[in-house]
Context: one part of a larger RNA
RNA sequence: CUGGGCGUAAAGGGUGCGCAGGCGGUUCGGAAAAGGGGGGUGUGAAAUCCCGGGGCUCAACCUCGGAAUGGCAUUUCCAACUACCGGGCUAGAGUAUGUCAGAGGGGGGUGGAAUUCCACGUGUAGCAGUGAAAUGCGUAGAGAUGUGGAGGAACACCGAUGGCGAAGGCAGCCCCCUGGGACGAUACUGACGCUCAGGCACGAAAGCGUGGGGAGCAAACAGGAUUAGAUACCCUGGUAGUCCACGCCCUAAACGAUGUCAACUAGCUGUUGGGGGCUUCGGCCUUCGGUAGCGCAGCCAACGCGUGAAGUUGACCGCCUGGGGAGUACGGUCGCAAGAUUAAAACUC
Numbered sequence: 001c002u003g004g005g006c007g008u009a010a011a012g013g014g015u016g017c018g019c020a021g022g023c024g025g026u027u028c029g030g031a032a033a034a035g036g037g038g039g040g041u042g043u044g045a046a047a048u049c050c051c052g053g054g055g056c057u058c059a060a061c062c063u064c065g066g067a068a069u070g071g072c073a074u075u076u077c078c079a080a081c082u083a084c085c086g087g088g089c090u091a092g093a094g095u096a097u098g099u100c101a102g103a104g105g106g107g108g109g110u111g112g113a114a115u116u117c118c119a120c121g122u123g124u125a126g127c128a129g130u131g132a133a134a135u136g137c138g139u140a141g142a143g144a145u146g147u148g149g150a151g152g153a154a155c156a157c158c159g160a161u162g163g164c165g166a167a168g169g170c171a172g173c174c175c176c177c178u179g180g181g182a183c184g185a186u187a188c189u190g191a192c193g194c195u196c197a198g199g200c201a202c203g204a205a206a207g208c209g210u211g212g213g214g215a216g217c218a219a220a221c222a223g224g225a226u227u228a229g230a231u232a233c234c235c236u237g238g239u240a241g242u243c244c245a246c247g248c249c250c251u252a253a254a255c256g257a258u259g260u261c262a263a264c265u266a267g268c269u270g271u272u273g274g275g276g277g278c279u280u281c282g283g284c285c286u287u288c289g290g291u292a293g294c295g296c297a298g299c300c301a302a303c304g305c306g307u308g309a310a311g312u313u314g315a316c317c318g319c320c321u322g323g324g325g326a327g328u329a330c331g332g333u334c335g336c337a338a339g340a341u342u343a344a345a346a347c348u349c
Base pairs, nucleotide, nucleotide: 003321004320005319006318007303008302012317014202015201016200017199021195022194023193025089026088027087028086029085030084034082035081036078037077038076039075040074041073042072043071050066051065052064053063054062055061092192093189094188095187096186097185098183099182100181104178105177106176107175108174109173110172111155116150117149118148119147120146121145122144126137127136163170164169207248208247209246210245211244212243216242217241221237222236223235224234259316260315261314262313263312264311267294268293269292270291271290272289273288274287275286276285277284278283298305299304322349323348324347331342332341333340334339
């Protein structure tokens, strides 16, 4: 390089947007001949390989002739297809008007339950904790109970195999701002599309910087237990952190371990959003979009997947190539740092 692959064996980039690039609906006409197709010429050394002969007794080997030679150059012819130019079309894509669902995002406000703490009242000897205990708290009055107050964080029930979002993710209630989506009809634009190396943006948790905040929980840490030991599991405490603002970090079992887009290919059962029709008003039928469970064909090493494919095809991107060494070293880039990213080899089995 070719090939074969990527749900679980190695392998889908965390996600999106998108320049270059690659690919691209339908129809009419045009020009030229870039791609493409037919023919010619030159070249593609010899040897080797292949075919047919010949020579060593055969063979290996040697030898003669032919064929072949990824291709390259040039010339001629063709004009269906691709590309190019021009004009149309509406089935792809989109816009407007309409209806609708939604924890989609940002900001502000507000509510109740609970935990903790504080003050006061009632009240007395325990409370807490465990397998059992102890550390701990409590006669300086705890725990329990009543009233009042402070403060932070999270929102029980509803709640669902439910909804929304590109992914990460999103949940009390109200208001403001705002993105996307589905469906139906009509009108409009007229291929405006798909994918996307670099690039840009977003990206859980932990972590970092500055300043706030700090109820509960809780790395580290301390003590008590357990144990041969116990730098753990259990218990009592407890600081970073968890929360907010702004700025970084850029990772994950970032998972559906399944890239995006399009077309085609039996059915059945739920559920969710919209539309249409029928109705005895209970509901039923149907259609488009989402989501979950079965399942035919087909696929698969099997497990399983199965119109939301892992089926049958096409377009484009990413990635894999035995285990270890190693996602490491070195160098580069990025970062305040932690580190991230790109990414070997010796050696070894």
Predicted 3D model of a 349-nucleotide part of an RNA (small-subunit ribosomal RNA, central domain) from an uncultured bacterium. The RNAcentral record of the full RNA draws on ENA and SILVA. Its mean pLDDT, the model's own confidence on a scale to 100, is 90.